[in-house]
A computed fold for a 479-nucleotide part of an RNA from an uncultured bacterium, annotated as small-subunit ribosomal RNA, 3' major domain.

Context: one part of a larger RNA
RNA sequence: UGACGGGGGUCCGCACAAGCGGUGGAGCAUGUGGUUUAAUUCGAUGAUACGCGAGGAACCUUACCUGGGCUAGAAUGCCACUUGACCGAGGGUGAAAGCUCUCUUUGUAGCAAUACACAGGUGGUAAGGUGCUGCAUGGCUGUCGUCAGCUCGUGCCGUGAGGUGUUGGGUUAAGUCCCGCAACGAGCGCAACCCCUAUCUCUAGUUGCCAUCAGGUAAUGCUGGGAACUCUAGAGAAACUGCCGUCGUAAGACGUGAGGAAGGAGGGGAUGAUGUCAAGUCAUCAUGGCCUUUAUGCCCAGGGCUACACACGUGCUACAAUGGGCGCUACAAUGGGUUGCAACACGGCGACGUGAAGCUAAUCUCAAAAAAGCGCUCUCAGUUCAGAUUGCAGUCUGCAACUCGACUGCAUGAAGCUGGAAUCGCUAGUAAUCGUAUAUCAGCAAUGAUACGGUGAAUACGUUCCCGGACCUUGUACA
Numbered sequence: 001u002g003a004c005g006g007g008g009g010u011c012c013g014c015a016c017a018a019g020c021g022g023u024g025g026a027g028c029a030u031g032u033g034g035u036u037u038a039a040u041u042c043g044a045u046g047a048u049a050c051g052c053g054a055g056g057a058a059c060c061u062u063a064c065c066u067g068g069g070c071u072a073g074a075a076u077g078c079c080a081c082u083u084g085a086c087c088g089a090g091g092g093u094g095a096a097a098g099c100u101c102u103c104u105u106u107g108u109a110g111c112a113a114u115a116c117a118c119a120g121g122u123g124g125u126a127a128g129g130u131g132c133u134g135c136a137u138g139g140c141u142g143u144c145g146u147c148a149g150c151u152c153g154u155g156c157c158g159u160g161a162g163g164u165g166u167u168g169g170g171u172u173a174a175g176u177c178c179c180g181c182a183a184c185g186a187g188c189g190c191a192a193c194c195c196c197u198a199u200c201u202c203u204a205g206u207u208g209c210c211a212u213c214a215g216g217u218a219a220u221g222c223u224g225g226g227a228a229c230u231c232u233a234g235a236g237a238a239a240c241u242g243c244c245g246u247c248g249u250a251a252g253a254c255g256u257g258a259g260g261a262a263g264g265a266g267g268g269g270a271u272g273a274u275g276u277c278a279a280g281u282c283a284u285c286a287u288g289g290c291c292u293u294u295a296u297g298c299c300c301a302g303g304g305c306u307a308c309a310c311a312c313g314u315g316c317u318a319c320a321a322u323g324g325g326c327g328c329u330a331c332a333a334u335g336g337g338u339u340g341c342a343a344c345a346c347g348g349c350g351a352c353g354u355g356a357a358g359c360u361a362a363u364c365u366c367a368a369a370a371a372a373g374c375g376c377u378c379u380c381a382g383u384u385c386a387g388a389u390u391g392c393a394g395u396c397u398g399c400a401a402c403u404c405g406a407c408u409g410c411a412u413g414a415a416g417c418u419g420g421a422a423u424c425g426c427u428a429g430u431a432a433u434c435g436u437a438u439a440u441c442a443g444c445a446a447u448g449a450u451a452c453g454g455u456g457a458a459u460a461c462g463u464u465c466c467c468g469g470a471c472c473u474u475g476u477a478c479a
Base pairs, nucleotide, nucleotide: 001479002478003476004475005474007473008472009471010470011469012468013467015463016462019426020425021424022423023422026317027316028315029314030313031312032311033310034308035307042053043052064303065302066301067300068299069298070297076126077125078124079123080122081121082120083119084118088103089102090101091100092099093098106117107116108115109114128292129291131290132289133288137286138285139281140280141279142277144275149188150187151186152185153184154183155164156163157162168179169178170177194269195268196267197266199237200236201235202234203233204232205231209226210225213224214223215222240263243257244255245254246253247252306445319419323378324377325376326375327374328373329372335366336365337364340359341358344355345354346353347352385416390411391410392409393408394407395406396405432455433454434453435452436451437450438449
């Protein structure tokens, strides 16, 4: 100087407390461990691994296993030699890859030899490696932590390590600001500048809108028209403790204050200092070294990554009446669409099929929002709860659904009656609950992830205690 303390002081955080809902019990989905296996490819392992890399494992992917093949090799460059093609068609063998046979077959310049271009083959030279080392590395990332810290120049103090500044008194979300002070300044962080959102004004009105006027329909902004409103998308305004009051030297704090759409950082996001964990990644990529070169490289078929006594994590669905079933009636936002989205009509109980208008989209379409509301029914039961499992019959994608896809119909109807010790999330348009969309994608194991809107709470006395953190101080046989 740090680090640590079941030392002290001050302060903060869904850290506790106060509340609401879960997990832990059941079934299933998914990841991991373990076991098994020819292989169950590899990585990630307290917080900071475990619905993680993977935002799509039937083949491919694929790195693994078994078997069959190739050896300058799957791709590209250069040199030499050689052929005249390449492409295409057909045969044999084979699971395919591969091996092999036959047929057909160049261009430009030049009379030609030949040269050049292109392509195939052979030889040579550079290959290749998801092989090892993340403890040789770059880059990227997690975490402490969006915590308020981390430093420098000059000066001063100290033999020196170092200190001071950065401590103190207040204040703040903040090393934020004020006052004081052997310090005076400065940098990286904080804040602001950026984006979305809440209000208004202006500009612009098509594909969006329809108040007024007119026309028209079974109905609809449907049409003429309009530019008000909604909305769209560009520009501005607006919030600064600015005003008032109280307290205070000030910074600032407080107020059921005024005004205002919004009030004290209005609400979200992006943004992550110096560093810590030899944290993670050589399998995104790049890269040093090592290893391999008829194999640890490359091609192919099939299998595996989907196994299953078990253990754990993360979720979904339930155990019901604030509910289940049936019918009728409403109200969103974000997004996607030409190898596509498909209205509508017809067929089918349905998944879907057949035909087909429109749309490269504020125009057409996916598209039905669902919880909700209004009726009817069930009446507390393993049930008209719950839906696992299994049988049969089908649909769709795709060379191909056996291992191993999703969906539909009929039948079947398991565990489960609110979950031990323990443990998690959340402070407001939040939790809870309800649907919707998208990426990936032929299809889909999505209950995942990322977004979007609908309905919409309870509680916070307080900081004694648990956990983590910040500053000052104290002790130390630690560095």